Predicted 3D model of a 349-nucleotide part of an RNA (small-subunit ribosomal RNA, central domain) from a metagenome.

Context: one part of a larger RNA
RNA sequence: CUGGGCGUAAAGCGCGCGUAGGCGGCUUGGUCAGUCGGAUGUGAAAGCCCCGGGCUUAACCUGGGAAUUGCAUUCGAUACUGCCAGGCUAGAAUGUAGUAGAGGGAAGUCGAAUUCCGGGUGUAGUGGUGAAAUGCGUAGAUAUCCGGAGGAAUAUCAGUGGCGAAGGCGACUUCCUGGACUAACAUUGACGCUGAGGUGCGAAAGCGUGGGGAGCAAACAGGAUUAGAUACCCUGGUAGUCCACGCCGUAAACGAUGUCAACUAGAUGUUGGGGGGUUUAACCCCUUAGUAUCGCAGCUAACGCAUUAAGUUGACCGCCUGGGGAGUACGGCCGCAAGGUUAAAACUC
Numbered sequence: 001c002u003g004g005g006c007g008u009a010a011a012g013c014g015c016g017c018g019u020a021g022g023c024g025g026c027u028u029g030g031u032c033a034g035u036c037g038g039a040u041g042u043g044a045a046a047g048c049c050c051c052g053g054g055c056u057u058a059a060c061c062u063g064g065g066a067a068u069u070g071c072a073u074u075c076g077a078u079a080c081u082g083c084c085a086g087g088c089u090a091g092a093a094u095g096u097a098g099u100a101g102a103g104g105g106a107a108g109u110c111g112a113a114u115u116c117c118g119g120g121u122g123u124a125g126u127g128g129u130g131a132a133a134u135g136c137g138u139a140g141a142u143a144u145c146c147g148g149a150g151g152a153a154u155a156u157c158a159g160u161g162g163c164g165a166a167g168g169c170g171a172c173u174u175c176c177u178g179g180a181c182u183a184a185c186a187u188u189g190a191c192g193c194u195g196a197g198g199u200g201c202g203a204a205a206g207c208g209u210g211g212g213g214a215g216c217a218a219a220c221a222g223g224a225u226u227a228g229a230u231a232c233c234c235u236g237g238u239a240g241u242c243c244a245c246g247c248c249g250u251a252a253a254c255g256a257u258g259u260c261a262a263c264u265a266g267a268u269g270u271u272g273g274g275g276g277g278u279u280u281a282a283c284c285c286c287u288u289a290g291u292a293u294c295g296c297a298g299c300u301a302a303c304g305c306a307u308u309a310a311g312u313u314g315a316c317c318g319c320c321u322g323g324g325g326a327g328u329a330c331g332g333c334c335g336c337a338a339g340g341u342u343a344a345a346a347c348u349c
Base pairs, nucleotide, nucleotide: 003321004320005319006318007303008302012317014201015200016199017198021194022193023192025088026087027086028085029084030083031082033081034080035077036076037075038074039073040072041071042070049065050064051063052062053061054060091191092188093187094186095185096183097182098181099180103177104176105175106174107173108172109171115149116148117147118146119145120144121143125136126135162169163168206247207246208245209244210243211242215241216240220236221235222234223233258316259315260314261313262312263311266294267293268292269291270290271289272288273287274286275285276284277283298305299304322349323348324347331342332341333340334339
């Protein structure tokens, strides 16, 4: 350089935005750079290949041709690509009017429940388990009633329901704010797709500083179980979980399935719009954007996927190349640290 691949065998970056680059709708004219054709020059000889000739043959020598796929100049072709100029509206975007939503940020607030504190009633147990014990309790517990404090999470609604790029998002009210969808028009006129680097976001755990601390609960202590039990079970319990600000940058970050676009039977359910019909009903039909289940062609090693493709194609990016060693060592970069990222080799099967 080429090839074959990436749902589960190795392989899709956790997810966006976006620079360079790559690729790019319909149409008219120009140009002729790419592209294609002709000619000329050059591409040394020898060698290789083909046809002959000479040594008795061969090796060897020798004549001619071909080849030298290239480069330069020149003359042409103009479909496609590029470039220049103009036009268009099917891609993309904006405007108008609406719709649904746990989308995001900030502030404030309610009720149920747990725990604790104070008081009342009340008396011997309570709690826990497979069974127990540790624990709590006559200094009055558990139970029950009243009052108070504080923190965290939001039952029912709740749904293969919704929203978000992903992580994720669930009580209520207000303010600020992003996106999506729908209808009919209008406007701009290719403004687009992807995206190496870069940059932002990114669960949980963890880290720093300062708060907070009800419940839960690594570590830890005790009780059990057991041959042992540094566990599973029980009683406690500290970090942490919560808030503010700043780091970390990883997950089975999963649909184990990159993004965008086009095309390719259907059926059923459901969510948000729009239209139509009608017997006005808890109805039917059409259409559109999601979200699910089944299923044809096709694909697949099979499982399965199947208009939300893993089918048929195109554009761009990322990644894989036997197992172990190893996502390790060394070095670089990042980090307060924990560590992250980039990433081998010897050796071995």

Background
Its mean pLDDT, the model's own confidence on a scale to 100, is 90.